[in-house]
RNA sequence: CGAGUCGGUCGGACGGUCGCGUGAGGUGGUCCGCCACCUCCCGAGGAAGGUCCGGACUCCGAAGAGCAGGGUGGUGGGCAACGCCCACCCACGGUGACGUGCGGGACAGUGCCACAGAGAACAGACCGCCAGCGGCCCUGGCGCCCACGGGCGGCAGGGUGCGGGCAAGGCUGAAACGGUGGUGUAAGAGACCACCAGCGCCCCGGGUGACCGGGACGGCUAGGUAAACCCCACCCGGAGCAAGACCAAGAGGCCCCCGUCACGGCGGGGGCUGCGCCGGUGCCCGAGGACUGCUCGUCCGAGCCGGCGGGUAGGUCGCCAGAGCCCACCGGCAACGGUGGGCCUAGACAGAUGGCCGUCCGGGGCUCGCGCCCCGACAGAAUCCGGCCUACAGACCGGCUCGUCCG
Numbered sequence: 001c002g003a004g005u006c007g008g009u010c011g012g013a014c015g016g017u018c019g020c021g022u023g024a025g026g027u028g029g030u031c032c033g034c035c036a037c038c039u040c041c042c043g044a045g046g047a048a049g050g051u052c053c054g055g056a057c058u059c060c061g062a063a064g065a066g067c068a069g070g071g072u073g074g075u076g077g078g079c080a081a082c083g084c085c086c087a088c089c090c091a092c093g094g095u096g097a098c099g100u101g102c103g104g105g106a107c108a109g110u111g112c113c114a115c116a117g118a119g120a121a122c123a124g125a126c127c128g129c130c131a132g133c134g135g136c137c138c139u140g141g142c143g144c145c146c147a148c149g150g151g152c153g154g155c156a157g158g159g160u161g162c163g164g165g166c167a168a169g170g171c172u173g174a175a176a177c178g179g180u181g182g183u184g185u186a187a188g189a190g191a192c193c194a195c196c197a198g199c200g201c202c203c204c205g206g207g208u209g210a211c212c213g214g215g216a217c218g219g220c221u222a223g224g225u226a227a228a229c230c231c232c233a234c235c236c237g238g239a240g241c242a243a244g245a246c247c248a249a250g251a252g253g254c255c256c257c258c259g260u261c262a263c264g265g266c267g268g269g270g271g272c273u274g275c276g277c278c279g280g281u282g283c284c285c286g287a288g289g290a291c292u293g294c295u296c297g298u299c300c301g302a303g304c305c306g307g308c309g310g311g312u313a314g315g316u317c318g319c320c321a322g323a324g325c326c327c328a329c330c331g332g333c334a335a336c337g338g339u340g341g342g343c344c345u346a347g348a349c350a351g352a353u354g355g356c357c358g359u360c361c362g363g364g365g366c367u368c369g370c371g372c373c374c375c376g377a378c379a380g381a382a383u384c385c386g387g388c389c390u391a392c393a394g395a396c397c398g399g400c401u402c403g404u405c406c407g
Base pairs, nucleotide, nucleotide: 001403002402003401004400005399006398007397008396009395010394012360013359014358015357016356017355018354020043021042023040024039025038026037027036028035029034045378049389050388052387053386054385055384056383057240058239059238060237064296065295066294067293069236070235071234072233073232074088075087076086077085078084089103090101091100092099093098104231105230109229110228111225112224113223126170127169128166129165130164133163134162135160136159137158138157139156140155142153143152144151145150178196179195180194181193182192183191197221199218200217202215203214204213205212206211244317245316246315247314252273253272254271255270256269257268258267259266260265275309276308277307278306279305280304281303288300289299290298291297324343325342326341327340328339329338330337331336361376362375363374364373365372366371
């Protein structure tokens, strides 16, 4: 200097002017509901997006068991918890820094491995190899018999893959029932041997552990696939801020007081409660309901189900001080934890952040230069927090690896 890899930060700033929202303070007015004005603090994110996980919180609920269902899957640690984060182990990729992993089990069982190929799980003979064994054929001697044509027996040699032996070589394929070299054989083969890989058992050393290293023995070798069903280990109650709590109002009912009265009732005020009508069914011989999939079990229980009609959907809380943020030191490889100090940083509710001007910053283009022009991403809280995933123009910082050059 170049390339790569891992991590972190920012993602517009400042000033002026007009205008927004919460809160606080002040002044004035008030029909006491509130209104107007002034000042001050604060006012969208690293993802606010996805709604994929885990929680806080609220209700069911005083609470259980089993089945179903769902989730995770090497080891150790972190955390409130997690499917997240950190460190490590193993496997694979990469020269390397580093990256990736649906990482337990195929000897519990059931499936699947197309096509090709002989043969795809204890499979297999297409091309082939073998004359040792049996058969068949031919030749040559020898012995015996003979009706002299030959016949019988045996030996030697040759041929023939008919019976038989082989799975070492070749082929096919993603994958072929260990590899290399030898012994042996008729030809072969872990049949046997040496070394190696794998598997099993044992011992030693290191490590919390997953595992790693070493030694010895053994029979010879017991495919792949579980992001197939499944088995094993561990974990999981459900619903959700439109959760939930309170207030007000209302159709209607009851009670009290006052007025009136034709004694049927009507009007006004206050309090309590809280829709009306019809049908079916039930009231401890218990309907209906809760434990939000089912069963058991436990509990509540006088109402419940259906149809028609009507009223209100208004306000307050929940709602932001937190498993909070920043800095320093200590412990720890790290994630993270501890101690001390400092800070308060939206809470809206048809839902607030805007407009204009100027300067600067970053990037690009043109120009000899002065300077001019253009661009500045992804994208807006709605109960909140911890993660993961996705989107992002551009700018900056740092660690490590490789290559090249110089000293």